[in-house]
This is a predicted structure of a 75-nucleotide RNA (c-di-GMP-I riboswitch aptamer) from an uncultured Actinomycetes bacterium. The coordinates come from a structure-prediction model, not an experiment, and the mean pLDDT is 90. It matches the Rfam family "c-di-GMP-I riboswitch aptamer". From the family's description: GEMM was predicted in a large-scale screen for bacterial structured RNA regulatory elements.
Order: sequence, then C1' cells, then structure tokens
RNA sequence: GCUGCGAAAAGGCAACCCCGUCGCGAGGCGGGCACGCAAAGCUACGGACCUCAUGGAGGCAGCCGGGUUACCGAA
Repeated sequence: GCUGCGAAAAGGCAACCCCGUCGCGAGGCGGGCACGCAAAGCUACGGACCUCAUGGAGGCAGCCGGGUUACCGAA
C1' cells in the first nucleotide's frame, strides 16, 4: 500500500411523522424530528415491489444482488 474485518476516535447520513412545494400517481425537493445505518455515498445493470395518461412509460438505492468511490485502524 491492497484486501478482509469493525473495537475505539473524529465525524456523516436520516426512517416514520409534521409543514411547505412539484407531480395524474408511485414519489421527489426544502425545513423540523431521530427509527436506524460501516457505505443508509453514487449508480436503475438484474430481480422484487410500487404507479400511470398502461401496446408502453415512470418510481424505488433505507428490498436483494451487481458496478463504482470513500473516513478511521484495535483484535
């Protein structure tokens, strides 16, 4: 240095709900909150699930898997 792993430390993110806002909708965004998270950073490639103006289009990364990036360093 790399991989694995996850004690400690420094931090980080933010479920549900509420308010505002965008959307036909699933949902997204902003603020509050704090269920939780070692990738709960990013990515819609595969599956699952969800929506619709359903020959198709969309949503979802905190459902599972894949890809990719990253802080710290005990056993």